[in-house]
Context: one part of a larger RNA
């Protein structure tokens, strides 16, 4: 290279939009570059093959063929692919009336709750635990009442419910703003579909500058447990968690399943639209886009999957190639640092 493969065995980039490139709907004509046929030249001799001849035979020598799969020009075929040209609407996209959403930023504002402060009442405890100390309390604690402060999260609704390309979004209001459904016409006419590089998003943690801090809480103190206990219990606690701007750039970033499109019995919930029926009811029935549970055919090594594929198929992309040594050295980007991204071998089983 051919071929095998990627839900759990090795193996889908964490997700997008996108350049190159790869691939591309119908119809009619043209073209003839790919493609296909036919001829000319040309592919050295020598050696392979294959029929013949000479050394007694073979090695060996020699004759003729074939073979040289390829190129070059010519002439010719138009399926089917590529260029032109025209055209079409079934992909893709606009425009119009509805819809439902925790999509996204920005502002303001609302209750409960924890804590801390100020006071009232009150008087011995409290508080954790398996048990207990350490801790708080007669300088009045802990309960309970009133009133401030301040930060943070949004109970109840709440639902294999919704939204988002992935991360991820949850009290109400308001602005400004992405997407995404369904109905009907009508318009554009392939404009698509994937996508090496590239480019932006991207949970926590960390990290830079300021703030800001109620609760939590690495690390740290302490009490406890234990042979120790640098753990699990307890009392306490700083960074951090919150916000602004600015970097990090991972993750079991999981559905451990890439995108896109076609086709392939059912059946039962549910979410948003739509029509359609009477018996207007908390119905019923199509259907449409979603999300779940079941199941056939088929797959599968099983497990499972099974119209939301892991089925049948195409189109482009990633990626694996025994274990360990390594996601590691080295060397390049990156990055303030943490590290990150690329990424081996010696050795060994």
């Nucleotide at each position: 290279c051919u071929g095998g493969g990627c839900g759990u065995a090795a193996a889908g980039c964490g997700c997008g939009c996108g350049u190159a490139g790869g691939c591309g709907g119908u119809u009619a004509u043209u073209u003839a570059a790919g493609u296909c046929a036919g001829a000319u030249g040309u592919g050295a001799a020598a050696g392979c093959c294959c029929c013949g001849g000479g050394c007694u035979c073979a090695a060996c020598c020699u004759g003729g063929g074939a073979a040289u799969u390829g190129c070059c020009u010519c002439u010719g075929a138009u399926a089917c692919u590529g260029g032109g040209u025209a055209a079409c609407u079934a992909g893709a996209g606009u425009u119009u009336g509805g819809a439902a959403g925790a999509g996204g930023g920005g502002a303001g504002u609302a209750g409960a709750a924890u804590u801390u402060c100020a006071g009232g009442u009150g008087u011995a405890g409290c508080g954790g635990u398996g048990a207990a100390a350490u801790g708080c309390a007669u300088a009045g604690a802990g309960a309970u009442c009133u009133g401030a402060a301040g930060g943070a999260a949004u109970a109840c609704c709440a639902g294999u419910g919704g939204c988002g390309a992935a991360g991820g979004c949850g009290g109400c209001u308001c602005c400004c703003u992405g997407g995404u459904c369904c109905a009907g016409a009508a318009c554009u006419g392939a404009c698509g579909c994937u996508g090496a590089g590239g480019u932006g998003c991207g949970a926590a943690a960390g990290c830079g500058u300021g703030g800001g801090u109620a609760g939590c809480a690495a690390a740290c103190g302490g009490g406890a447990u234990u042979a120790g206990a640098u753990a699990c219990c307890c009392c306490g606690g700083u960074a951090g968690u919150c916000c602004a701007c600015g970097c990090c750039g991972u993750a079991a970033a999981c559905g451990a399943u890439g995108u896109c499109a076609a086709c392939u019995a059912g059946c039962c919930g549910u979410u948003g639209g739509g029509u359609g029926c009477c018996u207007u009811g908390u119905g019923c029935a199509c259907u449409u886009a979603g999300u779940g549970g079941c199941g056939c055919a088929g797959c599968u090594a099983a497990c499972g999957c099974a119209u939301u594929a892991a089925g049948u198929u195409g189109a482009c992309c990633g990626c694996c190639u025994g274990g360990g040594g390594a996601g590691u050295a080295c060397g390049g980007u990156c990055g303030c640092a943490a590290g990150a991204c690329u990424a081996a071998a010696a050795c060994u089983c």